[in-house]
Predicted 3D model of a 73-nucleotide RNA (transfer RNA) from a Flavobacteriales bacterium. The source organism's lineage runs through Bacteria, Pseudomonadati, Bacteroidota, Flavobacteriia and Flavobacteriales. The coordinates come from a structure-prediction model, not an experiment, and the mean pLDDT is 80. Its Rfam family is "tRNA". It is annotated as a transfer RNA. Gene Ontology term of the family: triplet codon-amino acid adaptor activity.
RNA sequence: GGGAGUAUAGCUCAAUUGGUUGAGCAUUCGUUUUGCAAACGAAAGGUUAUUGGUUCGACCCCGAUUAUUUCCA
Numbered sequence: 001g002g003g004a005g006u007a008u009a010g011c012u013c014a015a016u017u018g019g020u021u022g023a024g025c026a027u028u029c030g031u032u033u034u035g036c037a038a039a040c041g042a043a044a045g046g047u048u049a050u051u052g053g054u055u056c057g058a059c060c061c062c063g064a065u066u067a068u069u070u071c072c073a
Stems, first nucleotide, its partner, number of pairs: 001072007010025004019056001027043005049065005
């Protein structure tokens, strides 16, 4: 320098190929215990990297930018 992939909750990952965003762990609270842990229940937590476009409607399609991973030289 060129090609390809990835970016969604604090962390790790889903979202049935366009129709109102989900799980596990972690955090907080409650039940249980003499107490802790474990278990069970609940709650909180989201600018879907940024920006523009297509569409009645975009995490999903298209362009650009940023970050990161990988391949070639």